Transfer RNA from Gracilaria tenuistipitata, 72 nucleotides, folded computationally. Lineage of the source: Eukaryota > Florideophyceae > Gracilariales > Gracilariaceae > Gracilaria. The coordinates come from a structure-prediction model, not an experiment, and the mean pLDDT is 81. The sequence is in RNAcentral, with records from ENA. It is recorded under the gene name trnT-GGU. Rfam family: tRNA. Gene Ontology term of the family: triplet codon-amino acid adaptor activity.
[in-house]
RNA sequence: GCCUUUAUAACUCAAGGGUAGAGUAUUUCCUUGGUAAGGAAAAAGUUAUGGGUUCAAUUCCCAUUAAAGGCU
Numbered sequence: 001g002c003c004u005u006u007a008u009a010a011c012u013c014a015a016g017g018g019u020a021g022a023g024u025a026u027u028u029c030c031u032u033g034g035u036a037a038g039g040a041a042a043a044a045g046u047u048a049u050g051g052g053u054u055c056a057a058u059u060c061c062c063a064u065u066a067a068a069g070g071c072u
Base pairs, nucleotide, nucleotide: 001071002070003069004068005067006066007065010024011023012022013021018055026042027041028040029039030038048064049063050062051061052060
């Protein structure tokens, strides 16, 4: 220098055009004589950034940033 992949909740990951979910963690309640465990509920997202296409973009296209890998 070129190519590929990844970027989504505090963490690990889904969702592949039609208003983004799960597990763990956090908070509250129940249960216990009291913890742990268990049960119920809640909160937490400008989907890396900026543009474009579309009635509508996490999803498609372009650029940039960061990380990982490969070739020379």